Model confidence (mean pLDDT): 82 of 100. A computed fold for a 1397-nucleotide RNA from an uncultured bacterium, annotated as small-subunit ribosomal RNA.

RNA sequence: CCCUUAGAGUUUGAUCCUGGCUCAGGACGAACGCUGGCGGCGUGCUUAACACAUGCAAGUCGAACGAUGAAACGAUGACGGAGACUUCGGUCAACUGAUUUGUGGAUUAGUGGCGGACGGGUGAGUAACGCGUGAGUAACCUGCCUUUCAGUGGGGAAUAACAUUUGGAAACGAAUGGUAAUACCGCAUAAUAUAGUCGGUUCGCAUGAACUGAUUAUCAAAGAUUUAUUGCUGAAAGAUGGACUCGCGUCCGAUUAGCUAGAUGGUGAGGUAACGGCCCACCAUGGCGACGAUCGGUAGCCGGACUGAGAGGUUGAACGGCCACAUUGGGACUGAGACACGGCCCAGACUCCUACGGGAGGCAGCAGUGGGGAAUAUUGCACAAUGGGGGAAACCCUGAUGCAGCAACGCCGCGUGAAGGAAGACGGUCUUCGGAUUGUAAACUUUUGUUCUUAGUGAAGAUAAUGACGGUAGCUAAGGAGAAAGCCACGGCUAACUACGUGCCAGCAGCCGCGGUAAUACGUAGGUGGCAAGCGUUGUCCGGAUUUACUGGGUGUAAAGGGAGCGCAGGCGGGAGAUCAAGUUGGAUGUGAAAUGUCGGGGCUUAACCCCGGAACUGCAUCCAAAACUGAUUUUCUUGAGUGAAGUAGAGGUAGGCGGAAUUUCCGAGUGUACCGGUGAAAUGCGUAGAUAUUCGGAAGGAACACCGGUGGCGAAAGCGGCUUACUGGGCUCUAACUGGCGCUGAGGCACGAAGGGGUGGGUAGCAAACAGGGAUUAGAUGCCCCUGGUAGUCGCACACUGUAACGGAUGAAUACUAGGUGUGGGGAUCGUAGGAUUUCCGUGCCGCAGUUAACACAAUAAGUAUUCCACCUGGGGAGUACGGCCGCAAGGUUGAAACUCAAAGGAAUGGACGGGAGCCCGCACAAGCAGUGGAGUAUGUGGUUUAAUUCGACGCAACGCGAAGAACCUUACCAGAGCUUGACAUCCACAGGAGGUCCGAUAAUGAGGACUGUGCCCUUUCGGGGGGAACUGUGAGACAGGUGGUGCAUGGUUGUCGUCAGCUCGUGUCGUGAGAUGUUGGGUUAAGUCCCGCAACGAGCGCAACCCUUACGUUUAGUUGCUACGAAAGAGCACUCUAGAUGGACUGCCGUUGACAAAACGGAGGAAGGUGGGGACGACGUCAAAUCAUCAUGCCCCUUACGCCCUGGGCUACACACGUACUACAAUGGUGAGAACAAAGGGAAGCGAAGCCGCGAGGCAGAGCGAACCCCAUAAAAAUCAUCCCAGUUCGGACUGCAGGCUGCAACUCGCCUGCACGAAGUUGGAAUUGCUAGUAAUCGCGGAUCAGCAUGCCGCGGUGAAUACGUUCCCGGGCCUUGUACUCACCGCCCGUCA
Repeated sequence: CCCUUAGAGUUUGAUCCUGGCUCAGGACGAACGCUGGCGGCGUGCUUAACACAUGCAAGUCGAACGAUGAAACGAUGACGGAGACUUCGGUCAACUGAUUUGUGGAUUAGUGGCGGACGGGUGAGUAACGCGUGAGUAACCUGCCUUUCAGUGGGGAAUAACAUUUGGAAACGAAUGGUAAUACCGCAUAAUAUAGUCGGUUCGCAUGAACUGAUUAUCAAAGAUUUAUUGCUGAAAGAUGGACUCGCGUCCGAUUAGCUAGAUGGUGAGGUAACGGCCCACCAUGGCGACGAUCGGUAGCCGGACUGAGAGGUUGAACGGCCACAUUGGGACUGAGACACGGCCCAGACUCCUACGGGAGGCAGCAGUGGGGAAUAUUGCACAAUGGGGGAAACCCUGAUGCAGCAACGCCGCGUGAAGGAAGACGGUCUUCGGAUUGUAAACUUUUGUUCUUAGUGAAGAUAAUGACGGUAGCUAAGGAGAAAGCCACGGCUAACUACGUGCCAGCAGCCGCGGUAAUACGUAGGUGGCAAGCGUUGUCCGGAUUUACUGGGUGUAAAGGGAGCGCAGGCGGGAGAUCAAGUUGGAUGUGAAAUGUCGGGGCUUAACCCCGGAACUGCAUCCAAAACUGAUUUUCUUGAGUGAAGUAGAGGUAGGCGGAAUUUCCGAGUGUACCGGUGAAAUGCGUAGAUAUUCGGAAGGAACACCGGUGGCGAAAGCGGCUUACUGGGCUCUAACUGGCGCUGAGGCACGAAGGGGUGGGUAGCAAACAGGGAUUAGAUGCCCCUGGUAGUCGCACACUGUAACGGAUGAAUACUAGGUGUGGGGAUCGUAGGAUUUCCGUGCCGCAGUUAACACAAUAAGUAUUCCACCUGGGGAGUACGGCCGCAAGGUUGAAACUCAAAGGAAUGGACGGGAGCCCGCACAAGCAGUGGAGUAUGUGGUUUAAUUCGACGCAACGCGAAGAACCUUACCAGAGCUUGACAUCCACAGGAGGUCCGAUAAUGAGGACUGUGCCCUUUCGGGGGGAACUGUGAGACAGGUGGUGCAUGGUUGUCGUCAGCUCGUGUCGUGAGAUGUUGGGUUAAGUCCCGCAACGAGCGCAACCCUUACGUUUAGUUGCUACGAAAGAGCACUCUAGAUGGACUGCCGUUGACAAAACGGAGGAAGGUGGGGACGACGUCAAAUCAUCAUGCCCCUUACGCCCUGGGCUACACACGUACUACAAUGGUGAGAACAAAGGGAAGCGAAGCCGCGAGGCAGAGCGAACCCCAUAAAAAUCAUCCCAGUUCGGACUGCAGGCUGCAACUCGCCUGCACGAAGUUGGAAUUGCUAGUAAUCGCGGAUCAGCAUGCCGCGGUGAAUACGUUCCCGGGCCUUGUACUCACCGCCCGUCA
């Protein structure tokens, strides 16, 4: 210079940090699940170094030797003999070819040579010079091969084979005879060999070495075949291969700290190729170890491979190098080489054979078998190529190797078609029912032929011949889209969504987590995403993880500073000069094998794969150079450190002596009287036998030292406090005489170390664990509290031990530097008459800037900036536990794990909520009052119980006279019974009728049916009629209707509540890493976040207030049904009352005081009204999964001859009981009777209903008037007046019951209301507890209305009469603001600990 470094989820209500867990990536000799077309190149027992059937894997040389001597070619020619001749006696004779022999050389058991020590396999052992790397051997060897020099003469004795005999089941031998060699043995010759003796030269740190001269001794050989070679012997050198030694590197454990007797060294001998305790004899007593010996565990090492930005971490399959091993252990032989995988011997185990005497074997070679295991292949072909062994060669051998087979085990490449094709087909899925999507996808048309099939042709690999692969690769032709797609995922991380099923079940899950009836998370389907002949899962490694931090972390509070000091080793270390060159830097040389990786080329159609070349391999070693820094040596210096001199402060330490006050006990004496003591409150206890208290005197003994006294002092820390004496340690200031780096830190080690505890011996006044007796508390209380006793202990008692604490500043020591301000302790200097001021050093505090920090905070006494050294940490729990070691008398201390389990544990800060925390404030919250509830009877609602049903909902405040402003039928949803099934109700279709009305009608009822009456509208018409469609009725079929069935935790809407409380937020800005804060806090003030002032805030919004309605006063306008100036009516009028429109009025506007010159408060004037005049409507952001699916609407689920619809009867009204809300009372402020006054606001046509008459009354007859400022309901009652009752269960009270009536209504039994007469219950003011109300209010009195046929003690309104009290905010309840603590956030009805079950 180039290349290169990615994060996410999960602790919280939210935030920042610490910190763990998990994921996304890559890799694999892999395995498993589903699936599977082709080719190329690789790879394939990781487990039992478990056992192995069978075959093969190392032989070769006849040109070393004896033996055998086949084929073939010759020679010989026995026996036989066709045939010919014949003198028949025989002769000749092709042919056959025994036998013998020659040539020839096949064959090879044996002797001999070379090989078998290579190649191939495996990783058991090994923590080692085994491996890696670099050196060394002056301490070594090396067959075959290469080069050079010299030689190869002459003899001898055996022995396999073989033959015979013989043992044995076999394996295998034994004896006798006999033979050859390149087998074996002497002799000769020989040196640059070896050894000895005597020299010379050169070199080395040294032992010594190299070269060289002389002399003595010793040691060689093998031939073969043929004529060209090739062997053999000696020597020198090379090359190759080995052997040994050394530096450095090479896993974990200290809960392994001491190990070692051939052990360490020496001398001598032996042994080896060679050095060496390698072995032996003797002598000495060494050697190794905290820089980790010894011991235990694990492991073949490396080049490399995987991963990573790198540094690193993990790994050591395949390929290559080294090592080790060959059934287990031991041993040697042969040989150049072995202590030898397919050699030998011995021992052990196992297997096999056996005639029981004895033998045989070793797949961790290639195939293959069994076994083990999640798991790993053919008992294949060939020596054609490459290589190896033997041979002169031909050649032979070669499970090395080359190939083929099996396996998606991996990497790489190709394919499963391409183009066109919208009616966007069918089918599937979803649907808002319109459609969307699958989807140009398919069908269909055209086309191609990689693959495939068939046929033909046909290589390279071979440099002359030789090809297992193989008729393979390739090429050509033809055929034909034909035979070739799956797997996983779809909540977030993480690309990709819907439906159905299921209902905390079944199941999923890497982490967070999903599933309890609307699951994008389970299962299935459709769709989508990803990868693709593969895809997922599991396992392992690296990464992310800066989560062991060299690069690159931390320790005040998150895990983490040792309790504190001294100090050995170690690490680090002041100024100046000189020398050296170990570290350091630069250069050169050697090495860093090849392969791999990388760059550039090249070859297979490409790629994987293979080939060639370059750089690189960051390392090690040697040499040269430099001298800044570190180091070493040396000289010097004084500032670090120390010594000396002069001063100085101090509860520093140890030992002795002395002192006074007080407690306790005892002794003597006085005063004095009923308590004292103790507690949250009490009691036990003490005391009239005189306590407690108080006064005086005396005695004993122990312990502690008031005031001074102080974030004052001293000490290393623990710690140290009356006075005094002795001994003694350290600090500070000043001076600058001396030494001259003597320093800092400090693993181990040593000594110190509160309280408590333990040992021996003392002491013991007070206090006081344990223990004891009582008292309280409590459900219990063996405990906490109290009383009375009381032993250990407490005493720096003496001596020795324990060695721990929140031993804390939760902050290791040392040095240097980096703004200030202000106290205080101990010294010094300067100035000044003094008070004092300035300055300096050492301590000890507070505030504060920069800086640091996650924040809090720290800030010259650092947690800042740097350096040095030590200690400690690595998620929570298990656990500071277990085991082991060490220490201790014991108690215990110190060192210090794992299994298992969780996904957090934690720090700081933030918003809330909470507190039997603090401050301020408000409210009928308390207090002060009045009237009640809780007791009685009744009404009504609820619970419970009952029932065929007692329909459902509402449950603290905020359910319970609530939904219901009115259940006899209806309502009605419930129950019993009887019925209907396109339905009581809506839309659509077909057919028939033609609206409709009245009456009869089995029945408990709805009903079936029947009779009578009646037929509208439009067009046309011959007015008889015909046609049409709409409403309506009936019948039929199906779409559908219907559901007060479920879910208020799927919802809308509506409502309650905190609360008419004063709050809740936003924009911009600012502060904070951030959640957030500020504003909105503070000082005042208000009913109020109302207003003012101040302020890093400035503004704004929803709330508050106001605007609206009503009420209180006036003015004005308008006046009928209202009003009246009139005796009445009519008439008139609109002044008044009233009605209803407009308008005025009130704003702290005015005055005074207070206040900060403000806001505002207080007082006053005026005014009908005074400080929001009274009342109402109006309810912020939100909370309670608050209430309601039964007002209504509505998603989903459920029922469909019923969970729908209709009818009759019953029920919702039951009744041992419990609760809530009301009414009426208990009486004299009253009851009863009599006469006579004064309202407001409402309602009225299927209505209100007057006058009059009847009835004791409810009511009846009657019907005027009025759709209402006109008429009616409608007499208001309490109060007031008069009379009576006289305190009683009454002339109070009226329940309950009987009788007689009235009204409404189809109907009054279950189950209505009212009236009259009679009956006359409980009840004499209400326990604990609890409610409402602050003025026209409470209390009390009546009136009206809604609902409604009828039914109110309920509800909603209206007016009449008309109080008491509020000192005040301590307390109870609720709320607001600020602050504080918190381990709560589902927010204290929280969280959470222990015991018991």
The RNAcentral record of the sequence draws on Greengenes.